SAM riboswitch aptamer (S box leader) from Cerasibacillus terrae, 113 nucleotides, folded computationally. The prediction has a mean pLDDT of 84. Lineage of the source: Bacteria > Bacillota > Caryophanales > Bacillaceae > Cerasibacillus.

RNA sequence: UCCUUAUCAAGAGUUGGGGGAGGAAUCUGGUCCGUCGAUCCCACGGCAACCGUCAUGAAUGAUGUUCGUGAAAAGGUGCUAAAUCCAGCAGAUAUUUGUCUGACAGAUGAGGA
Numbered sequence: 001u002c003c004u005u006a007u008c009a010a011g012a013g014u015u016g017g018g019g020g021a022g023g024a025a026u027c028u029g030g031u032c033c034g035u036c037g038a039u040c041c042c043a044c045g046g047c048a049a050c051c052g053u054c055a056u057g058a059a060u061g062a063u064g065u066u067c068g069u070g071a072a073a074a075g076g077u078g079c080u081a082a083a084u085c086c087a088g089c090a091g092a093u094a095u096u097u098g099u100c101u102g103a104c105a106g107a108u109g110a111g112g113a
Base pairs, nucleotide, nucleotide: 001113002112003111004110005109006108007107008106013044015043016042017041018040022033023032024031027088028087029086030085045080046079047078050076051075053071054070055069056068057067058066059065060064084105089102090101091100092099093098
């Protein structure tokens, strides 16, 4: 970098230091955040059960496997403004313009090339 798969309306910083103009992935439109110092980096704090761990239920010929339930944040990641901030493409429904579903794209985990 690519492929497969699960999840993405919940949750969590009025902290300290660095830095100094843009930032919210990309393009367009909207709407927000930012010199009362954002985004970002470091430290500390916090959130969260994806993998792994432990306990446990069921199925099965099964010390295995599969599907669940629970505990745990002393392991590996991740996250810590706003729904992935909203829309864009397709469809359904009501026709003021909204609501819903799906796709595309993206993010994160796990597995693979």
The sequence was found by an Rfam model in a public genome assembly.